[in-house]
Molecule: Glycine riboswitch aptamer
Organism: Ideonella dechloratans
RNA sequence: GACGCGGGAUCGGGAGAGUCCGCCCCUGGCCACCACGGCCCGGGUCGGCGCCGAAGGAGCAACCACCCCGGAAACUCUCAGGCUCAUGGACCGGUCCCACGAA
Numbered sequence: 001g002a003c004g005c006g007g008g009a010u011c012g013g014g015a016g017a018g019u020c021c022g023c024c025c026c027u028g029g030c031c032a033c034c035a036c037g038g039c040c041c042g043g044g045u046c047g048g049c050g051c052c053g054a055a056g057g058a059g060c061a062a063c064c065a066c067c068c069c070g071g072a073a074a075c076u077c078u079c080a081g082g083c084u085c086a087u088g089g090a091c092c093g094g095u096c097c098c099a100c101g102a103a
Base pairs, nucleotide, nucleotide: 003101004100006098007097008096009095010094011093012092013091018049020048021047022046024044025043026042028040029039030038031037050083051082052081056079057077058076059075063071064070
């Protein structure tokens, strides 16, 4: 020390599926008020049915490896997660850092 592989940080891009239904609780507003209560917006938990796959997880496989133990997807499953604005997000690209190899 060009470049290459791996990890981390940061920035950008980044799909799919219900703006579903119901009970309860909370903030606010309106109506009514002797008392009881009713409606609306937003939020949260729980339940129901329907769905999605690109956090994670699991399974099989082309293939790789093989003394043994095995490794392996964007495929499959949907445990988890997600289904309207917020977040998350495999993966891709840029920059920087660490480590390894290296003309």